Predicted 3D model of a 100-nucleotide RNA (TPP riboswitch aptamer (THI element)) from Sinisalibacter aestuarii. Rfam family: TPP riboswitch aptamer (THI element). Rfam describes the family as follows. Vitamin B(1) in its active form thiamin pyrophosphate (TPP) is an essential coenzyme that is synthesised by coupling of pyrimidine and thiazole moieties in bacteria. The source organism's lineage runs through Bacteria, Pseudomonadati, Rhodobacterales, Roseobacteraceae and Sinisalibacter.
RNA sequence: GCCCUCACCUCGGGGUGCCCGCAAGGGCUGAGACGCAUUCCGCGAACCCGUUGAACCUGAACCGGUUAGGACCGGCGGAGGGAAGGUCAGGAUCAUCCUA
Repeated sequence: GCCCUCACCUCGGGGUGCCCGCAAGGGCUGAGACGCAUUCCGCGAACCCGUUGAACCUGAACCGGUUAGGACCGGCGGAGGGAAGGUCAGGAUCAUCCUA
């Protein structure tokens, strides 16, 4: 010096759904399904993710399974996209220099 790992700082990316019910409301999965405001965009919080990229989006009103139901599980997916810089410490490896 390169690489790897943990943590921190700043910046950035993302989703906020489904089912039952006339409604009130209740329920499901998950890290996360929130609050406010608006009439058209939004603002904020929490959570997750940032190229070692399944956070998230497209495919997709997809296919199979499961369930009271479902957008739940799996496939799709060695498919395509997708948002980074720094600092401290540790580890390992290589190169160079010095000494013996």